[in-house]
The RNA shown here (c-di-GMP-I-GGC riboswitch aptamer) has 94 nucleotides and comes from a Bacillota bacterium. The coordinates come from a structure-prediction model, not an experiment, and the mean pLDDT is 87. Of the family's consensus pairs, 91% are formed in the model. The sequence was found by an Rfam model in a public genome assembly.
RNA sequence: CCCGAUAAAGGCAAACCCGUCGAAAGACGGGGGCGCAAAGCCACGGGUCUACAGGCAGGGGUUACCCCUGCUAAUGACGGCCGGGCUGCCGAAG
Numbered sequence: 001c002c003c004g005a006u007a008a009a010g011g012c013a014a015a016c017c018c019g020u021c022g023a024a025a026g027a028c029g030g031g032g033g034c035g036c037a038a039a040g041c042c043a044c045g046g047g048u049c050u051a052c053a054g055g056c057a058g059g060g061g062u063u064a065c066c067c068c069u070g071c072u073a074a075u076g077a078c079g080g081c082c083g084g085g086c087u088g089c090c091g092a093a094g
Base pairs, nucleotide, nucleotide: 002094003091004090011036012035016031017030018029019028020027021026034080040086041085042084044083045082046081047078048077049076054072055071056070057069058068059067060066061065
């Protein structure tokens, strides 16, 4: 250094529930504990999710405008989907 133990000391925290924020995806705090050796950090590549506003199409109304439906589309989100970058605790066997 690779590697990762029925080791030691610690760490994180899925689903679900409560509260707050958000249009949503989702985030944060508390409870919880399925799991995790980077489940620490970074949206750089891929992927996935969302669609308030925008664009396009159709329909409607009380027609300088407004409403409904569908499609599209990240700049929004996910690091506990995969890859990449940075950093890091412990030390059995090999």